[in-house]
Context: one part of a larger RNA
């Protein structure tokens, strides 16, 4: 360490439970609001932080009303009240209602500031307190009054303006879509509305909505797509005014003969339509029921009244069970210690009402139609209609009506007009250019009552809980998590342990603490502990099959469990692939959650009604009211079809046709259910980059306006200028002098060039070194501008809040995605495809082809075998057979060449070469032949396909091998075709080991038996198996090997020699002209060159080698003997073996190992050997058949077709368990062929199930899935500047860190003080250590709780104006808006005033104490004042160099005082600190301590040097350097006893805000106690030019392990 049981911890699924969600029905309401809404700051409690309630009257007030014992919300805690003299509670009405907010006196950075007028309070200033004070529109009118607007708000409504993505497989008309967004407006609805309609020769009768007509006419790159209307059923239904003509009044005006006329305006009457009406003329006269107001009922609120039960009996608890009883116009529902008609609250049914709220009624009583006449008038004018352009309408310019906008023109007048789809004529039909109108319809932010085959805490609103909160963002926005004790808190009294108020052990409550608050239940992941077994020679998808020992059980057996030595066999799972154990994808685990669904449509099938019929939509009407049940025949589909149509009709159409032909004819269909599928819709889920639309952002950055600030120190010497020199005069030159400059060196300050580190950092860009600028085009605060196809940009496509080749945020929106990845339970039958054809099409799609389910009909079309019997032109073959090509030979037409006495003739040829010929011979686009297979008929047997229709797919990347070719190199695990196979989608068995080779096709289940292909010394099952060969190389034994080389070796035929003697040895010969000849110093067989004769021989070469200077000497060729049987060369063929023969480990027989094999070849016998065969017992599917059942066949299996089941949550009906214990956890055991199901122990404490229909948010391992827990790595990296600690005391349960003290070290132009911005209490004191601090902490910027912040002068507001900003007036846009001068706001400027010293734990120019000073008001005295005009001032740049001198600082002498010399001695010797608002001193008094407080007294006087704040002047340059107020003066109106104005002294006033503390940083910005950022003042000494740098001084600090 494993494996197994036990008990536990973490952890929070699982069950159950709901307090909250969700989707609706019915009814109400459909607005709030200047009498100040919505929504919000801020207060409000005896203690209060948050929700609720409320407003300074503040979890309340007052009245009336109901109510009847408790009451101070949520909140259960201690205090203390308050109530029967009626409280808390409940309706109804009323009062109050801070401050912001339309916000409305001005003003603003919403919940602040500041005023005017009137009143009141006090003599004035000051201060408080009440009320009024906006702005626009009307009306009246006369400088006012009044009335009403303005803001909010969920959906519907109506306008204005209007996108993209997408669809069209691209895309550009079109499509999305008049969508979405934005703007305006109105209401409870909202538009619309009472025929200048429609239709069609018949007729209808305002709109609005609903069902049809119809997916029809119709429009359309006639593409995708859009898509009416007539007509019919239904809901509701409701009709009316005016303008004119007449009349009349009255007002202007004009005109007159002054009586009057006309004109226009205004009111009143009058009068409103088409078979034309009215006015005018004459006749006639009254009826309906409208608003508002009055009475009168009626419902309606808090609310009342409200039946009927006991006993045993388990139980902690009765409502359970068991006996017996009762109600019930109450048996909805809910609570009560477990499941309740009869306990409670309720429920049926009944009462009850007012200063509040609806309906109804009746009373009133506007308003209102008549007949006849037809001379006149009247009857909507820039207005119908036309042109050009556009838009709506189905209708995209079309032959285009209609309607509505621009524009430019422009009619008629009742004998008129307008319409009916270009136009025209007839014929209908209607009366434009004025308005008003309920109802049926839409929606629901709200109330009430009720429902649910919705959700049950990762569901269900985001939200069940302090939920739009916490938290993130400048901001527009975005956006969580997070229920359960228990019937009652009866919430652990006391007691112990412990530093303890942590935690733990007792006790004790309770039914249960294994309910103890971190609380039902209480599962995995992971994290322990005991206990058995088993493990340290062992090589492993971890498991399966056998199997020893142990240990354990009991019911004791051939038992059950747990362990597992040792052995065989064995390369997860998913996707995607031709193929994956791959080293291709995807998961760390475990627990929830997590993907083909809804509506309308079409199809098909199957069930059901009714049938040549079927059926109803909207709606109505009844009910027990979302049900259902009767009616509704508008309208669909069907019964007839063909034709382009007219038409005809069992036909019909084409034709001349009676022909022929095509299309039909013989009868089934229609509603409804469920399934399959498929069309619009997000359409199985999840995913883009992207496109548009409306907003938010310039706290970062970029660029600009406006007002500030900032740059040690040094060096360099430009112009001018002056001296002298020089010159006619310049000119010019030296010397000063002067201070120029995008000037030089270098700090702060800016920037970022080297390197290096840093890279899960200290740090989402820095550190440490080192650089470049550093008086400019510098750098920097504060306040303001520019806004997304836009800004900005000394220009990098740079920056625009850690985003930028077009930013954030919401939204269209679930964009789109021929692409990827997922996509959940069983079982059973069948079973593919990787191929043509087209394709902007090649990884997509059609249609075929292949597969499956049902149907269909037949003497059978399909397959295979066997005979037959045909057409073919491959393979091969051939070529004198042809086309074309082809080697060598023989002839040799013709040409070349030569020769030939000029030419001819005539000749020659190592030349070329026709044709013929002989011999070899090539072809895919040769063929005089020519197969097998393969195609077709027919005929025979077998066997059960095959086809037609339809529903429903998949597939359309394929790949190995064999065998035929292209192509490639007769290369590829290449490619591309054919023709099979097989993987794929096949598992066994062999080939060590392998997709696809071989050999075999797995339903299950055996410890039966037979073969196959391989095999049979051993690993390892079978032969150490028979004969008879090779092979010596471990070849071989399963990868692959070549020309080529070899007396390897067996072997087979031939050929030569051979008893007249081979072949080997062994004995002998091997000679002679001659030293051939030439060369040559020599060359004698043997340097060379040439020649190779001749003799004797048995045979001997003018020599085959060694060798000599040359010769000589040895040898050989040949001969002869000796031997006695085969031999030689030698070539030609097989067989097995050698070399050739090279790749990174021995290591490529599988390993041992093997040699008469266990190699290799022949030939035989036996044997092993699969999921083949067969044997026995089972299922299953199809079929047949004599159907209780028997036979036959069958039963591998991805894509995908069918079929049939579990199992979950509900619902309905059934019939049942459960506190003597439900689900749910967890263990056993049983049982089914699976998905599952049963019993039963413990848990657990309240619900659960059977059958049988039914309806689903209905089954997970995998989406780099989502959420939440644990793991791993790991007790590992790291503990964020290497400026440094160290004793020793105190404290304390404990100290490296806290306190104190000594010692060290760091900082020291900061790491010291002060202060702005930002923070919001971090500030002081006490208490405290769970969290928090990178350890520990007794400490703290941390918990808690108390306490602090004091201003006429310090900043800001009652004062001013810059950029800028918002804007009465104007001005301009569809809309929203958008510019926009005076005024106004608006500081980073300007502008009246204080000092010093004391004091608190903690403020201080602010309190105290002392001395000032402003501004104002009064009193006094004087007296030309007086602005919003006017004019002065305010009032200003750079750089340079002076003045001035607060201060600071050194030095020296003096003085104090403390201190130093080895002995001895001195002293203006040296050394250290101190010397005037400073310091010394210290009586005494307080105090636990630490400290504090403090009286009398002392307290001197120079000089030098450096440095230098405010304030100030000078010179120069050129880029020429705010504004207003305050302040000083002047005067207009005015007023001049007043008022104002001045002056001295006196007395008074003098608001409102800020004030702690951090603040180069642990408090600000950076997620963090973070080596980064972060403006401005002060800033000592030595050395030094210095604010460099070194070292140090007040002072601060040692960087939290």
């Nucleotide at each position: 360490g494993g494996c197994g049981u036990a008990c536990g911890g973490a952890g929070g699924a699982u069950g159950c439970c709901u307090a909250g969600g969700g989707u609706c029905u019915c009814a109400g309401a459909g607005g709030c609001g200047a009498a100040g809404a919505a929504g919000g700051a801020c207060g409000u409690g005896a203690u209060a932080a948050g929700c609720u309630g409320c407003g300074a009257u503040a979890a309340g007030c007052u009245a009336c009303g109901g109510g009847g014992a408790u009451u101070g919300g949520c909140a259960c805690a201690u205090a203390c009240a308050a109530g029967u003299u009626a409280a808390u509670c409940c309706g109804u009405a009323g009062a109050u209602u801070u401050c912001c907010g339309a916000a409305u006196g001005g003003g603003g950075c919403a919940a602040c500031c500041c005023a005017a007028u009137g009143g009141u309070u006090u003599g004035a200033a000051g201060a408080a307190c009440c009320a009024u004070u906006a702005c626009u529109a009307u009306a009246c009118a006369u400088a006012g009054u009044a009335u009403a607007g303005a803001g909010c708000u969920a959906a519907c409504c109506c306008g204005g303006u209007g996108a993209a993505c997408u669809g069209a497989a691209a895309c550009a008309u079109c499509u999305a879509a008049g969508u979405a967004a934005c703007c305006g407006g109105a209401g409870g609805a909202a538009c619309a509305u009472a025929a200048a309609a429609c239709a069609a020769c018949a007729g209808u009768g305002a709109u609005u909505c609903c069902g049809c007509a119809a997916g029809u006419a119709g429009u359309g790159g006639c593409g995708a797509g859009c898509g009416a209307a007539c007509g019919c059923g239904g809901a509701g239904a409701a009709g009316c005014c005016c303008a004119a003509a007449c009349c009349u009044a009255u007002u202007u005006u004009g005109u007159u003969a002054c009586g009057g006329c006309a004109a226009a305006g205004u009111g009143g009457g009058g009068g409103u339509u088409a078979u034309a009406g009215g006015a005018c003329u004459g006749c006639a006269u009254u009826u309906a029921g409208a608003a508002g107001a009055u009475u009168a009922a009626a419902u309606u609120a808090a609310g009342c009244u409200g039946a009927a039960c006991a006993g045993a009996u388990u139980g902690g608890g009765a409502a359970g069970u068991c006996u017996g009883g009762c109600g019930a116009u109450a048996c909805a529902g809910u609570g009560u210690g477990a499941u309740a008609g009869c306990c409670a609250c309720g429920u049926a049914a009944g009462c009850g009402u007012a200063c509040a709220a609806u309906u109804u009624a009746a009373u009133g009583g506007a308003c209102g139609a008549g007949c006849a006449g037809u001379a006149u008038c009247c009857u909507g004018a820039g207005u119908a209609g036309g042109u050009g352009g556009g838009g709506a309408c189905c209708a995209g310019u079309g032959g285009a009506a209609u309607c509505c906008c621009c524009u430019c023109u422009g009619a008629a007048u009742u004998c008129g007009g307008c319409a009916g789809u270009a136009c025209c004529a007839u014929c209908u039909g209607c009366c434009a250019a004025g308005g008003c109108u309920a109802a049926a319809u839409a929606c629901u932010c709200c109330u009430g009552a009720g429902a649910c085959a919705c959700c049950g805490a990762u569901a269900g609103u985001g939200a069940a809980c302090a939920a739009g909160u916490a938290c993130u963002g400048u901001g527009a926005a975005g956006g969580a998590a997070a229920g359960g004790u228990g019937a009652a808190a009866a919430g652990c009294a006391c007691c112990g342990a412990g530093a303890g108020u942590a935690u733990c052990g007792g006790a004790g409550u309770g039914a249960a603490a294994a309910a103890g608050a971190a609380c039902c239940u209480g599962a995995a992941a992971c994290c322990g502990u005991a206990c058995g077994c088993u493990u340290a020679c062992a090589a492993g998808c971890g498991g399966u099959c056998g199997g020893a020992g142990c240990a354990u059980c009991c019911a004791a057996g051939u038992g059950g469990u747990g362990u597992g030595a040792c052995g065989g066999c064995g390369u997860g799972c998913c996707u995607u692939u031709u193929g994956c154990a791959u080293a291709a994808u995807g998961a760390c685990c475990c627990u929830a959650c997590g993907a083909g669904u809804u509506a309308c449509g079409g199809u098909c099938a199957c069930c059901g009604g009714c049938a040549a019929g079927a059926u109803u939509a909207a709606g109505a009407c009844a009910u027990u009211c979302a049900g259902u049940g009767u009616c509704g025949u508008a309208g669909u589909c069907g019964a007839a079809g063909c034709g382009a149509a007219a038409g005809c009709a069992a036909g019909u159409c084409u034709g001349a046709a009676u022909a022929g032909g095509g299309c039909g004819g013989u009868u089934a269909g229609u509603c409804g259910g469920u399934g399959g599928u498929u069309g619009u819709a997000g359409a199985c889920g999840c995913g883009a980059a992207a496109c548009c639309u409306u907003g938010u952002g310039a706290u970062c950055u970029a660029c600009c306006c406006a007002u500030g600030g900032u740059c040690a120190g040094g060096a360099u010497g430009a112009a001018g200028u002056g001296u002298u020199g020089g010159u006619a005069a310049c000119a010019c030159a030296a010397c000063a002098u002067g201070g120029a400059g995008g000037u030089c060196c270098g700090a702060a300050c800016c920037a970022g060039u080297u390197a290096a580190c840093g890279u899960u950092g200290a740090a989402a860009a820095g550190u440490u070194u080192u650089u470049g600028g550093a008086u400019g085009a510098a750098c920097u605060g504060u306040g303001g501008g520019u806004a997304g196809g836009g800004g900005u940009g000394a220009a990098a496509g740079g920056c625009u809040a850690a985003u930028c080749a077009a930013a954030c945020u919401g939204g269209g929106a679930a964009a789109u995605a021929g692409c990827u990845c997922g996509u959940a339970c069983u079982c059973u039958c069948c079973g593919a495809a990787a191929u043509g054809u087209a394709u902007u099409u090649a990884g997509g799609u059609a249609c075929a082809g292949c597969g499956u389910c049902g149907a269909g009909g037949u003497u059978g079309a399909g397959u295979u075998a066997u005979g037959u019997c045909g057409a073919g032109g491959u393979a091969g073959a051939g070529c004198u057979a042809c086309u074309a090509a082809u080697a060598g030979g023989a002839u040799g037409c013709g040409g070349g060449g030569g020769a030939g006495u000029c030419a001819a003739a005539u000749c020659c040829u190592a030349c070329c070469a026709a044709a013929u010929u002989c011999u070899g011979a090539u072809a895919a686009a040769c063929u005089c032949c020519g197969a097998a297979u393969g195609c077709g008929g027919c005929a025979u047997a077998a066997u059960a396909u095959a086809c037609u229709c339809g529903g429903c797919a998949g597939u359309g990347a394929g790949g190995g091998c064999u065998u035929g070719g292209g192509u490639g190199c007769u290369a590829a695990g290449g490619u591309c075709c054919a023709a099979g196979u097989c993987c794929a989608a096949a598992a066994g068995g062999g080939a060590a080991a392998g997709a696809a080779c071989c050999c075999g096709g797995a339903a299950c289940a055996a410890c039966a038996g037979c073969u196959a292909a391989g095999g049979u010394c051993u690993c390892u099952a079978a032969a150490u198996u028979u004969a008879c060969a090779c092979u010596a190389a471990g070849u071989u034994g399963a990868a692959c090997u070549a020309a080529g080389g070899a007396a390897g070796u067996c072997u087979g035929a031939c050929u030569g020699c051979a008893g007249u003697g081979a072949c080997a040895g062994c004995c002998a010969g091997g000679a002679u002209g001659u030293u051939u000849g030439c060369u040559u110093g020599g060359a004698a067989g043997c340097a060379g060159c040439a020649a190779u004769c001749a003799u004797u021989u048995a045979a001997a070469g003018a020599g085959u080698g060694c060798g000599u200077a040359a010769c000589a000497g040895c040898u050989c060729a040949c001969u002869g003997g000796u031997c006695g049987a085969g031999c030689g060369g030698g070539g030609c063929g097989g067989g097995c073996a050698u070399c050739g023969a090279u790749a990174a480990u021995a290591a490529a027989c599988g390993g041992g190992c093997a040699u008469c094999a266990a190699g290799u070849g022949u030939a035989g016998u036996a044997c092993c050997g699969a999921a083949g065969c067969u044997u026995u017992g089972u299922g299953a599917u199809u079929g047949u058949u004599u159907u209780u059942a028997a036979c036959a066949a069958u039963c591998g299996g991805u894509a995908g077709g069918a079929g049939a089941g579990c199992a979950u949550u509900c619902u309905a009906u059934u019939c049942g368990c459960g506190g003597c214990g439900a689900a749910u956890g967890u263990g056993u055991a049983c049982u089914g062929u699976g998905a599952g199901g049963u019993a039963u122990g413990c848990u657990g404490g309240a619900g659960c199930g059977u059958a049988u229909a039914g309806a689903a948010a209905a089954g997970c391992a995998a989406a780099u899935g989502u959420a939440g827990g644990g793991a791993u790595a790991a007790g590992u990296a790291g503990c964020g500047a290497u400026a440094a600690u160290g004793u020793a005391u105190g404290u304390g349960a404990g100290a490296a860190c806290c306190a104190u003290a000594c010692a060290c070290a760091c900082c020291g132009a900061a790491a010291g003080a002060c202060u702005c911005a930002g923070g919001a209490u971090u500030c002081c004191u006490c208490a405290g250590c769970u969290a928090c601090g990178u350890c520990a902490a007794u400490c703290a910027a941390c918990u808690g709780a108390g306490g602090g912040u004091u201003a006429g002068u310090c900043g800001g507001g009652a004062c001013c104006u810059a950029a800028g900003g918002a804007u009465a007036a104007g001005g301009c846009g569809a809309a929203g808006g958008c510019c926009g001068a005076a005024g106004c706001c608006g500081a980073u400027g300007g502008c009246a005033a204080a000092u010093g010293g004391g004091u608190u734990a903690a403020u201080a120019u602010u309190c105290c104490c002392a001395u000032a000073c402003u501004g104002g008001u009064g009193a006094u005295a004087g007296u030309g004042c007086g602005a919003u005009g006017c004019g002065g001032g305010g009032a200003c740049g750079g750089a340079u160099u002076g003045a001035g001198g607060a201060g600071g600082u050194u030095c020296a002498u003096a003085c104090g005082u403390u201190c130093u010399g080895a002995c001895g001695g001195a002293a203006u010797a040296g050394a250290g600190c101190g010397u005037u608002g400073a310091g010394a001193g210290g009586a005494g008094g307080c105090u636990u301590a630490g400290g504090c407080u403090g009286a009398a007294u002392c307290g001197a006087a120079u000089g030098a040097g450096c440095u230098g704040a405010a304030u100030u002047g000078a010179u120069u340059c050129c880029a020429a350097g705010a504004a207003a107020a305050g302040c000083c003066g002047c005067u207009a109106a005015g007023c001049u006893u007043c008022a104002g104005c001045u002056a001295u002294u006196u007395a008074c006033c003098a608001c409102c805000c800020g004030u702690a503390c951090c603040g180069u940083a642990a408090a600000c910005c950076g997620a963090c106690a973070c080596a980064g950022g972060u403006a401005g003042u002060c800033g000592a000494g030595g050395c030094g030019a210095g604010a460099a740098g070194c070292c140090u001084a007040a002072g601060g600090u040692g960087c939290u392990c």
The prediction has a mean pLDDT of 81. The part of an RNA shown here (large-subunit ribosomal RNA, half A) has 1601 nucleotides and comes from Emticicia aquatilis. Its Rfam family is "Bacterial large subunit ribosomal RNA".